[in-house]
Context: one part of a larger RNA
Parts: sequence; C1' cells; structure tokens
RNA sequence: CCCUCUUCAAGGAACUCGGCAAAAUUGCCCCGUAACUUCGGGAGAAGGGGUGCCUGGAAAGGUGCAGGUAAAUACUUACCUGUGCGUUUCUGGGUCUCAGUAAACAGGCUCAAGCGACUGUUUAACAAAAACACAGGUCUCUGCUAAGUCGUAAAGACGAUGUAUAGGGGCCGACGCUUGCCCGGUGCCGGAAGGUUACAGGGAGGGGUUAGCUGGCUUCGGCCGGCGAAGCUCCGAACUUAAGCCCCGGUGAACGGCGGCCGUAACUAUAACGGUCCUAAGGUAGCGAAAUACCUUGUCGGGUAAGUUCCGACGCGCAUGAAAAGCGUAACGACUUGAGCGCUGUCUCGAAGAGGGAUUCG
Repeated sequence: CCCUCUUCAAGGAACUCGGCAAAAUUGCCCCGUAACUUCGGGAGAAGGGGUGCCUGGAAAGGUGCAGGUAAAUACUUACCUGUGCGUUUCUGGGUCUCAGUAAACAGGCUCAAGCGACUGUUUAACAAAAACACAGGUCUCUGCUAAGUCGUAAAGACGAUGUAUAGGGGCCGACGCUUGCCCGGUGCCGGAAGGUUACAGGGAGGGGUUAGCUGGCUUCGGCCGGCGAAGCUCCGAACUUAAGCCCCGGUGAACGGCGGCCGUAACUAUAACGGUCCUAAGGUAGCGAAAUACCUUGUCGGGUAAGUUCCGACGCGCAUGAAAAGCGUAACGACUUGAGCGCUGUCUCGAAGAGGGAUUCG
C1' cells in the first nucleotide's frame, strides 16, 4: 500500500451526477392509524407502549388418580367431591444490568410528480425498463375440402376430431370519461352503362413456291421475262372477346391529412366581429415550456438563506391532440424525478484497531 471487517469527539449529506456505500429500522403482544379509493384496499400506514428473572393471587380450558350419583350395559358417557400435573391469559409484589426478541436470524419511513393499470416476460455473458405480454376494446378475413400455415404448384399435416359465442390477421392495451372534421391522393369494398385491353376465334387482303398459259431469243438442248390454278407455306385488317385500368359510388379503431394574409371596440392593449386567398378538410374535447418547447434558466407562484432540477399555474403548442389513441385514475413497481424525517466516517478530516495479502529483512 491492497482486500475484508470493527470503533470514533463535535457536526450530520456540508460528500456526490445522485445519500452510491454504510448506518439506522427489524421478532412477538397491545394501543393507534390520514388523504384517497375500483370499498377490496391504502395498512405492518404513520406514531406510541410492553418484553428478563423471582414470588403471590385470579380465571378459563386440558389431563391423571380415588370416591359418589345418574343413564346405558359387551365396551362406556355425563356430572359432583377430593387430590395431583400442566397450559394460556389477567393482576399484584420483589429483584439485577448501560441494555431483558440483552447473542444470531428478522421492514427505515413519509410527501409529491412522470411512465406503465396490475402478477408476469426480456437482450444466457455490459441494458429488467417507460420495452414485450396481459385481461379487455375495435376493425377485418373465414360457411368447412374454412380462412390461414408447413410442404416439391405434391401427397400429407396443422387449423380441429373445432364450426362464426369458432378460428386466423391488424391496431389499441385494466377501469372511468371520451374518441371531433376530411374520401381529393393511396388502399380496400361494391358497381357495371361507356372507353381501353391479352390469349383465342375470325380471315378482307397480301407474300413465297409452281403444273399450266404466254412474249422474246435460240446453237433447237434450252435461256430470259410476264401472268398464274390446286396444294403446301408465311404475313395478316375489320369484327367477336375476360379480369384489370379509366369510370361511378362507399369506406378512417384503413395508409394518411387536419391553412394564410389584412383590418376592426371612446386611453392603451387585445380582437367577440369583418374582408380576402387557398383547400379534400382546415385541429373539436382535452392536455400543454410536457419522456414533446428551439428561443429558454420563458413568466408568475411554492419549496430553499440561496433551486438551469422539482411542484402548481399561464399559453401564439419551433414541432400537442384523440385506439402509432386523448385525458384522468385506487392498487402495484429491484423503474425515473423532486422534497422531508430518522440515521450515519458520504463528508468537514481524519484516527485507532483486527484478520488476510503484498513488500522488506532473515
């Protein structure tokens, strides 16, 4: 010096990002216990008192023995009297210590806010949470060879030996009060008159090939050119033709979206009011410097001697807002934030000690 412990004057969080760590509290019995509340809780709330040993008294159960009475009679049961043992509770007296759950094991508490309702689950080995799940809400698909899923476009299987009070998928996430406006775009659902549209059908017409016909030339063998049936073959217009798309409607707990400028009241300020432009419609109820606020340590109030945090308000909200839910909410939380009481070597400020290491010497 390191590790693990023990103790400490006065102060008591002044330490620190932060009471991290430590201290404190702790059992049992009794008294007593607030706001709030979903009436269950909150609650071991909080806050008090008692607790050892010795020796009396009282009561209530239990139990042994002896005797008696009554009932039943094979066993016995109930009660009374006497005499023991033991338990629990209540109530006196005495006594010792600093201290009586004397050691050990054995909640610190309160107030306020955020988030998540809750018990649960999770990053095996840096994250346990406000993340996931959840009961519950809602939308949507699915009529059974169900939808959906696995599988080789299979067989087969799950779904399910289930059948819409069932099963699959999405979002929200107890409960309470609620969930506004926009269907122009995208998606989905419905529609089928018209437009467009594939394969296919159709076959106007055209091309190639050439039996034949024909013109020219000819060395009479043929050569060059024109037309060209049938067959074979290639191209192919009109016309007919589905879903889809265009089109017409619907649909937000579907993807999503939810304005600007100017003026105006008899102090000033502000603007209930008016004008105008744009839009599919211009953010409703709530909440709001917020887990969201840049400016910002906003402003006011509270708490402190002093508070960029915290709580309550205010609101032109850079860039809140209603199932990517909004706002509340008892209970719950190894969650996050602020405050207080108790307590302490966290600190002022360090000291002493114990054990084990390390180091030095042997």
Molecule: large-subunit ribosomal RNA, domain IV
Organism: Caldisericales bacterium